This is a predicted structure of a 72-nucleotide RNA (transfer RNA) from an Anaerovoracaceae bacterium. Rfam family: tRNA. Rfam classes the family as a transfer RNA. The coordinates come from a structure-prediction model, not an experiment, and the mean pLDDT is 84. The organism belongs to Anaerovoracaceae, within Bacteria.
């Protein structure tokens, strides 16, 4: 230096075909409990970054940061 793959909640991960983001778990508060844990119920949280395209982008395009591998 090329190549191929990834970056989504505070963490591990969905998210297919362009129609606007969801689980788990952690947090936050209630219920319940003599208290605490457990078990329900709720609320809060997030698409690496700058263009581009398009009525509309997490998906399509191009640069660029940053892990991972493969090759020179």
């Nucleotide at each position: 230096g090329g190549g191929u793959u990834g970056g989504u909640a505070g963490u591990u991960c969905a998210g297919u075909u362009g129609g606007a983001a969801g689980a788990a778990u952690a947090g936050u508060g209630g219920u319940c409990u003599c208290c605490a844990a457990a078990a329900c119920c709720a609320c809060a949280g997030a698409c690496g970054c700058u263009g581009g395209u398009u009525c509309a982008a997490a998906u399509c395009c191009a640069g660029c940061c940053c892990g991972a591998c493969c090759u020179g």